Predicted 3D model of a 73-nucleotide RNA (transfer RNA) from a Kiritimatiellia bacterium.

RNA sequence: GGGGGGUUAGCUCAGCUGGGAGAGCGUCUGAAUGGCAUUCAGAAGGUCGUCGGUUCGAUCCCGAUACCCUCCA
Repeated sequence: GGGGGGUUAGCUCAGCUGGGAGAGCGUCUGAAUGGCAUUCAGAAGGUCGUCGGUUCGAUCCCGAUACCCUCCA
């Protein structure tokens, strides 16, 4: 320098054919227990890397760009 993959909640990751942003763990609150462990119920938590484009509508399609992994040179 070139090819491929990745970037979504605090962490690890899903997300189908463009229209609801989610799960587990963690955190907080409540309940069960004499208490702990644990279980159950609920809640908070998001610029879907960034910028631009297409579209009535974009995490999803297109372009550029940043960073991470990997392959080739």
Its Rfam family is "tRNA". About the family: Transfer RNA (tRNA) molecules are approximately 80 nucleotides in length. It is annotated as a transfer RNA. Taxonomically the source falls in Kiritimatiellia (Bacteria, Pseudomonadati, Kiritimatiellota).